[in-house]
Predicted 3D model of a 1532-nucleotide RNA (small-subunit ribosomal RNA) from an uncultured prokaryote.
RNA sequence: GUUUGAUCCUGGCUCAGAUUGAACGCUGGCGGCAGGCCUAACACAUGCAAGUCGAGCGGAAACGAGAAGUAGCUUGCUACUUAGGCGACGAGCGGCGGACGGGUGAGUAACGCGUGGGAAUCUACCUAGUAGUGGGGGACAACAGUUGGAAACGACUGCUAAUACCGCAUACGCCCUAAGGGGGAAAGGGGGGGAUCUUCGGACCUUCCGCUAUUAGAGGAGCCCGCGUAAGAUUAGCUAGUUGGUGGGGCAAUGGCCCACCAAGGCGACGAUCAUUAGCUGGUCUGAGAGGAUGAUCAGCCACACUGGAACUGAGACACGGUCCAGACUCCUACGGGAGGCAGCAGUGAGGAAUUUUGCGCAAUGGGGGAAACCCUGACGCAGCGACGCCGCGUGAAGGAUGAAGGCUCUAGGGUUGUAAAGCACUUUCAGCGAGGAGGAAAGGUUGUAAUUUAAUAGAUUGCAGCUGUGACGUUACUCGCAGAAGAAGCACCGGCUAACUCCGUGCCAGCAGCCGCGGUAAGACGGAGGGUGCGAGCGUUGUUCGGAAUUACUGGGCGUAAAGCGUACGUAGGCGGUUGGUUAAGUCAAAUGUUAAAGUCCGGAGCUCAACUCCGGAAGGUCAUUUGAAACUGGCAGGCUAGAGUACGGUAGAGGGGGGUAGAAUUCCAGGUGUAGCGGUGAAAUGCGUAGAGAUCUGAAGGAAUACCAGUGGCGAAGGCGGCCCCCUGGACAGAUACUGACACUCAGAUGCGAAAGCGUGGGGAGCAAACAGGAUUAGAUACCCUGGUAGUCCACGCCGUAAACGAUGUCUACUUGGAGGUUGUGGCCUUGAGCCGUGGCUUUCGGAGCUAACGCGUUAAGUAGACCGCCUGGGGAGUACGGUCGCAAGAUUAAAACUCAAAUGAAUUGACGGGGGCCCGCACAAGCGGUGGAGCAUGUGGUUUAAUUCGAUGCAACGCGAAGAACCUUACCUACUCUUGACAUCUACAGAAUCCAGCGGAGACGCAGGAGUGCCUUCGGGAACUGUAAGACAGGUGCUGCAUGGCUGUCGUCAGCUCGUGUUGUGAAAUGUUGGGUUAAGUCCCGCAACGAGCGCAACCCUUAUCCUUAUUUGCCAGCGCGUGAUGGCGGGAACUCUAAGGAGACUGCCGGUGAUAAACCGGAGGAAGGUGGGGACGACGUCAAGUCAUCAUGGCCCUUACGAGUAGGGCUACACACGUGCUACAAUGGCGCAUACAGAGGGCAGCCAACCAGCGAUGGUGAGCGAAUCCCAAAAAGUGCGUCGUAGUCCGGAUUGGAGUCUGCAACUCGACUCCAUGAAGUCGGAAUCGCUAGUAAUCGUAGAUCAGAAUGCUACGGUGAAUACGUUCCCGGGCCUUGUACACACCGCCCGUCACACCAUGGGAGUGGGAUGCAAAAGAAGUGGCUAGUUUAACCUUUCGGGGAGGACGGUCACCACUUUGUGUUUCAUGACUGGGGUGAAGUCGUAACAAGGUAACCCUAGGGGAACCUGGGGUUGGAUCACCUCC
Repeated sequence: GUUUGAUCCUGGCUCAGAUUGAACGCUGGCGGCAGGCCUAACACAUGCAAGUCGAGCGGAAACGAGAAGUAGCUUGCUACUUAGGCGACGAGCGGCGGACGGGUGAGUAACGCGUGGGAAUCUACCUAGUAGUGGGGGACAACAGUUGGAAACGACUGCUAAUACCGCAUACGCCCUAAGGGGGAAAGGGGGGGAUCUUCGGACCUUCCGCUAUUAGAGGAGCCCGCGUAAGAUUAGCUAGUUGGUGGGGCAAUGGCCCACCAAGGCGACGAUCAUUAGCUGGUCUGAGAGGAUGAUCAGCCACACUGGAACUGAGACACGGUCCAGACUCCUACGGGAGGCAGCAGUGAGGAAUUUUGCGCAAUGGGGGAAACCCUGACGCAGCGACGCCGCGUGAAGGAUGAAGGCUCUAGGGUUGUAAAGCACUUUCAGCGAGGAGGAAAGGUUGUAAUUUAAUAGAUUGCAGCUGUGACGUUACUCGCAGAAGAAGCACCGGCUAACUCCGUGCCAGCAGCCGCGGUAAGACGGAGGGUGCGAGCGUUGUUCGGAAUUACUGGGCGUAAAGCGUACGUAGGCGGUUGGUUAAGUCAAAUGUUAAAGUCCGGAGCUCAACUCCGGAAGGUCAUUUGAAACUGGCAGGCUAGAGUACGGUAGAGGGGGGUAGAAUUCCAGGUGUAGCGGUGAAAUGCGUAGAGAUCUGAAGGAAUACCAGUGGCGAAGGCGGCCCCCUGGACAGAUACUGACACUCAGAUGCGAAAGCGUGGGGAGCAAACAGGAUUAGAUACCCUGGUAGUCCACGCCGUAAACGAUGUCUACUUGGAGGUUGUGGCCUUGAGCCGUGGCUUUCGGAGCUAACGCGUUAAGUAGACCGCCUGGGGAGUACGGUCGCAAGAUUAAAACUCAAAUGAAUUGACGGGGGCCCGCACAAGCGGUGGAGCAUGUGGUUUAAUUCGAUGCAACGCGAAGAACCUUACCUACUCUUGACAUCUACAGAAUCCAGCGGAGACGCAGGAGUGCCUUCGGGAACUGUAAGACAGGUGCUGCAUGGCUGUCGUCAGCUCGUGUUGUGAAAUGUUGGGUUAAGUCCCGCAACGAGCGCAACCCUUAUCCUUAUUUGCCAGCGCGUGAUGGCGGGAACUCUAAGGAGACUGCCGGUGAUAAACCGGAGGAAGGUGGGGACGACGUCAAGUCAUCAUGGCCCUUACGAGUAGGGCUACACACGUGCUACAAUGGCGCAUACAGAGGGCAGCCAACCAGCGAUGGUGAGCGAAUCCCAAAAAGUGCGUCGUAGUCCGGAUUGGAGUCUGCAACUCGACUCCAUGAAGUCGGAAUCGCUAGUAAUCGUAGAUCAGAAUGCUACGGUGAAUACGUUCCCGGGCCUUGUACACACCGCCCGUCACACCAUGGGAGUGGGAUGCAAAAGAAGUGGCUAGUUUAACCUUUCGGGGAGGACGGUCACCACUUUGUGUUUCAUGACUGGGGUGAAGUCGUAACAAGGUAACCCUAGGGGAACCUGGGGUUGGAUCACCUCC
């Protein structure tokens, strides 16, 4: 950051940090320091990695120097010979070293490692000490000879030396001992030398190095013990040399290490055994720490050396570059046989994402040998490769505005890149070239000198001094000089987290993505560009580990509802434990000592120019060991106490449990009586029962099960659970009063008991009820809900099962902490003896304070405050599933995963919306009425179809006589054809012409061609204004697209009564309050109350009109009164009363009275009044909803067209027509039609107009013509009505469609396609199915009039008046709406959400006849090499003995026995892979079937169990509330 519309919590996922033996992508200047096969302990070509000593020995294969001799001659050279005589030395004997150094981590869960201790040991070389080093003997290599073999390698015979081998002597010390005694060593070599001796070799002396014995040390090695050291119990039992003893053997040494005998032990829940994984540590990474992860480089230990086994030698090995055997592999071979072991350094192949040179040198450090020089040393020191890491440096720096050009963007002004560049003046690190040049070097040799040793001035050793002299790196580090900005910058990112934004392209495509998520035509999220941000020789990505993550919680979490309290009790181990004094010192605390290797970390210094790095010093580090001390607390020991716990006593209440008996009501069945046609059942029915007599009723009998009322948030029990009454047996609780015991307590893994219902087994029983099943209904279906039947079962006895929403979803025990009101059951006191008062206990219900809680809520019966112990949880799904184990007769229970998949899933509360939830209320919403529509014909609009085109839009209410208040052309946007391209229209530039008018030809016309007339206005005389034409380009133009980019306008809910805000208050918060409540209203209208107080937009009022009156005014209107005049008329004089007109006022406000109401608001009734409670009507439409409608009124962003999607013209189309729908008109007739006569309006319009009167025509109309720009004239006749007449119920004297003919008018033009008139024609239609619309009063219905548009063309629209009803009991129901409340799994908001089968695709997984591989147990077989034992065979130098023939001791070879590796067989266990088929699971696009759940989800849901069914599911039994609504009871 991410669950939600929003909120709080729970909870997972993800990110930012650090890290790395890394890898990959892009890029790459220099240096220093580090590090570099993590994979195949896979296989290895080639070279090197362990030798050395001639001062141990015999020697003479190679090399060298000189000497002597011989020969040749070029008289100083060559060749040969002579002595292994010399320097040296191949091979050999011998000594020391090859057990170190170097590599690797396969094995190992172990005394392997770490830490701290211990006793029964060994130790070459080294150090220190003591003693000795005498005298003999016999061999074997080399070598020579013979001989086998391809080779490797041998065999036989013979000779020989030693510091090789073997006796003897001696032995203080040493070893053994029976304490008398016994046993046991050695080797010489080099240098030097004065005397003495000599067989001339030497002896002898001396010195150095050796040798032997022994003591001690140092360092090293072996062994033993305490503690620590991964995970698994879906591994619970393991063990026979096993555990111990005795006695032997063996070993350097203890020990069952091995053997014989004896005993039966030993280990294990504090995790034995088994299987898995793993080298351990110092340390390293991370972290605030505690921890977690890790064990490369460096260092310590261990293990291993092709695989397995074995020993030999040796001080040390069971031996990386040794031996033997077996096996696999590779190589050689003459096929007989042999050779080999890079997990040493380089290197090769293979594997892999991935890891270097077949380099130089022993100069330094270290190691082996040697007296030493020296030799050896892939240890090591250096170099090479690769940005793999850490660190440092550079790629220039100052100044430079016209803010250049270019790029990008733009609101066209500019902005930005940007002082950046250019240009100007500087510097030269690093790299390059050249020159100089440390340190790493001390040794060694030699000379001199001193000391020591010695008889010694000799020799040797040591010190000092002089000289000499050793460098791989190396063209070293470093310094100086030269030249020139010269050679040196990239990578990732820019939606939020997270620093950084714009344009273009793309259009759910291509793509991105760590999480959330971007992309469907205006993408800051894709790709590119410009700009920006971050880091920088690197930058990103991927992987790893820790962190964040208090998401394993020791520090430091939780469990009522989020995941989480075992169904319940008893109780073992374990944990924990009252009070008091004493003692002890295990825990605890303190101190000291030892140790905790070095390196590392930390601190302080120092050295490389700094840093990294290195060096020096210090500090720190343990759950360690030993010693000493303290004694509070815990523990141990022995003792005391009584408050915890328990026992005894007499009582109390109770559906506590078990057994036996018994009672009445009811159902059913059976028998009998009476009696007749139905009964039963439902929403309505049917199945069913009944004339063979049901149901009803009466009597009797049978049988089983359950116990009405009492009965109660009453009682009892640990829980499950327990209910008539009586008896027997029995458990627990409680209060009381004394006495006793003396911590006996609490909790409890495992174990054990109990444990509803269903189910199982055996045997009974069976009235009612009732899974399954059958039938009837319902239904689209109905495997259900409803009905009729009905079997298991329900009941009893015995035995299993062991689970439930087994719930207070709340483990048990103890203590403490304000209260109110009840219920139940004890007991004490007081009197006034009561339904009394005051106390004190147990159990139980409810409200509520502090506190707690995410909230809801809990609240002395805690979910508060603490303590003790147990159980359980760690995202959702997969899954309480699979496999395995245990239990079960079975059903199944219990224990209990993983792969895979998602970014959520969940809890509580909030606001809405919704409910086939509830309450209240309103509306022509229903009802009550009146008239219609739907049927007919026509008009008109739409859909559809058709068409070249039938232009476009509007589509439930809220499109459809709508845009369109009027399509013949025009309109016109559409189609066809013919034309134009700066354009039909606007602005600018240039040029020409005034404008304008007349008129010819061609053409359908646009248009084209060709003429004539006309010369205006202003002027500074240059020209200018308007207009027309031509030319070029900027641009015009578009009814082209997007109403889902928009403005504006409009519809709708709805003229419904609502929608909000400020401040305050409440709540963690979303939010709430106000706005709810009680009344009232048309109204959130008003009143009252109230943590609210106010306010705004709406309502109402203000506006217009109409109804009454008044005032003013008086013409064109009016005419009462006074006159004039006419055939008649306000025609005229006049009048201003009346009507009207039109300006201003008045009036109506619940104001008054009565009643109701809370004395309010208000309502009801009444008076007065023209009008009465909003008087009627209109304009006026809150916050918002519908991405509602409109880009075709207009405006407008973006996109698109530009000789066309623009423009002009002619003709056509929008008027089509099997059909369907909407809205209307006219009718179907007598309340009528027709004819004649006749009366009464209002509101409008009129000059390209209305048109009187007159004439013509049957008429439409024409002709002529007065008046009027209109209170004056005209349209203009109002019609229904009224009076009279006729028709007589008929397709008519109704109805008028359609068609034929003839006309009129408008207009350039009535063919497609106008209206009207006349004559003729005379269709359907006789009141309209389902359904549906309007209307509550001057309304419906009915009648006509006028206007806009308009040349002409209304049945439409708008306006006007005339006549003028019926009904409303009422709010149950339908529809819509408002308020309150409730439930919710909905929030795109029920047109919501969502479950399961089936079908398809993919993924992982279980079972599976089996198959293949690995590991391993047991029982056997087998038996190489080797070691040990035995040995009648063969053989044998040293020693002993001998009668010299031999014999003995001991050995060698052979044989044999024991042990034993490889290998083989049988049988188990376990693990991995695979497997026809099969099971469920998960994920997918818009599939199929239903609709199970969420609202009372339409049968409340859910849990356990059993049966059934395509599927969700249904039904039975018991249980839960985590069920709505209504009612009752109890409590408050």